[in-house]
A computed fold for an 82-nucleotide RNA from a soil metagenome, annotated as c-di-GMP-I riboswitch aptamer. It matches the Rfam family "c-di-GMP-I riboswitch aptamer". From the family's description: GEMM was predicted in a large-scale screen for bacterial structured RNA regulatory elements. For this family Rfam cites "Identification of 22 candidate structured RNAs in bacteria using the CMfinder comparative genomics pipeline" (Weinberg et al., Nucleic Acids Res, 2007). RNAcentral holds the sequence, with entries from MGnify.
RNA sequence: AAACGGCGAACCGUCGGGAACGGCGGGGCGCAAAGCUGCGGGCCCCAUCGCCAGGGAUGGCAAGGGCAGCCGAGCUACCGAA
Numbered sequence: 001a002a003a004c005g006g007c008g009a010a011c012c013g014u015c016g017g018g019a020a021c022g023g024c025g026g027g028g029c030g031c032a033a034a035g036c037u038g039c040g041g042g043c044c045c046c047a048u049c050g051c052c053a054g055g056g057a058u059g060g061c062a063a064g065g066g067c068a069g070c071c072g073a074g075c076u077a078c079c080g081a082a
Base pairs, nucleotide, nucleotide: 006031007030011026012025013024014023015022016021029069035075036074037073039072040071041070042067043066044065045064050061051060052059053058
């Protein structure tokens, strides 16, 4: 560089959830790991329970939940000059 393909953003429909968000269908922005894993950093949610402040509204924190297409890390993987 090529070839067979793969995944599938936003948005729309629908279902689940308190929410972030996720499943399914449509749809393609892009991706050589945009395959998998919440291990490290980061970001998002916060109904419930707990802690702190407050007269209260409420605010903050923690626990909990989520994002793998934010980065890193680990594991796996098609073709090919090699």